[in-house]
RNA sequence: GUCCCCAUCGUCUAGAGGCCUAGGACCUCAGCUUUUCAUGCUGGUAACACGGGUUCAAAUCCCGUUGGGGAUA
Numbered sequence: 001g002u003c004c005c006c007a008u009c010g011u012c013u014a015g016a017g018g019c020c021u022a023g024g025a026c027c028u029c030a031g032c033u034u035u036u037c038a039u040g041c042u043g044g045u046a047a048c049a050c051g052g053g054u055u056c057a058a059a060u061c062c063c064g065u066u067g068g069g070g071a072u073a
Base pairs, nucleotide, nucleotide: 001072002071003070004069005068006067007066010026011025012024013023018056028044029043030042031041032040049065050064051063052062053061
């Protein structure tokens, strides 16, 4: 240089055009339980890398950028 793959809550991850104002687990916060802690139960906070395009509708499809990984010379 060329080609391929990936990017979603603090972390791991589901999603495959409409059921998503994005779900689950862990973490964390609050409450209940307990003499206290732990455990358990209930609830809350928290995310689609960025910029365009396609579409009535995009986390999802297309293009580019950025970052990460891989193959090749």
The prediction has a mean pLDDT of 82. A computed fold for a 73-nucleotide RNA from a Bifidobacteriaceae bacterium, annotated as transfer RNA. Taxonomically the source falls in Bifidobacteriaceae (Bacteria, Bacillati, Actinomycetota, Actinomycetes). The same sequence occurs in records of 2 taxa. The sequence is in RNAcentral, with records from ENA. Rfam family: tRNA. The family's RNA type in Rfam is transfer RNA.